Small-subunit ribosomal RNA, 3' minor domain from a Bacteroidota bacterium, 145 nucleotides, folded computationally. The organism belongs to Bacteroidota, within Bacteria. It was read from a public genome assembly. Rfam family: Bacterial small subunit ribosomal RNA. Gene Ontology terms of the family: structural constituent of ribosome and ribosome. The prediction has a mean pLDDT of 84.

Context: one part of a larger RNA
């Protein structure tokens, strides 16, 4: 403190955190495609070349040069992965002394609770099934004086 009692749920306050959400914005790791440095390699090699052979022409053998495969860097397209940020939704917690009612706790004044339906500003109502962790009364069993 003990019915002038507990106590539920809407709705309004403030604060927190968090779920959804057209999109914005950044970051990764991959992928396609695109362009393609440096350089190895592979071809080519008409142009050049001192070693080495030459009959002095040349030849072998190299290079410049050109293609090509690989191949960072960039560019681009659809994607994916995390992070921030979002109108505007969603419910959730906290918070002496707001609103509305009055569901639960005594038969809480329709017993209560649990499943499901469906209605309802809001606790909640109903119908159907189910429990007893109802109360009263009556009866029957059994156990003690």
């Nucleotide at each position: 403190c003990a019915c002038c009692g507990c106590c539920c749920g809407u709705c309004a306050a403030g604060c927190c955190a968090u779920g959804g959400a057209a999109g914005c914005u950044g970051a990764g790791a991959g992928u396609g495609c695109c362009c393609g440095a440096a350089g190895u390699c592979c071809g080519u090699g008409a142009c050049c070349c001192a070693a080495c052979c030459u009959u002095a022409g040349g030849g072998a053998g190299g290079g410049a040069g050109c293609g090509g495969c690989c191949g960072a860097a960039g560019g681009u397209g659809a994607g994916c992965u995390c992070a921030g940020u979002g109108a505007c939704u969603g419910g959730g917690g906290c918070u002496a002394a707001g609103u509305c009612g009055u569901a639960a706790c005594a038969a809480g004044g329709u017993a209560g609770c649990c499943g499901u339906a469906c209605c309802g500003g809001a606790a909640g109502g109903u119908g159907c099934g189910g429990c007893u962790g109802g109360a009263u009364c009556a009866c029957c069993u059994c156990u003690u004086a």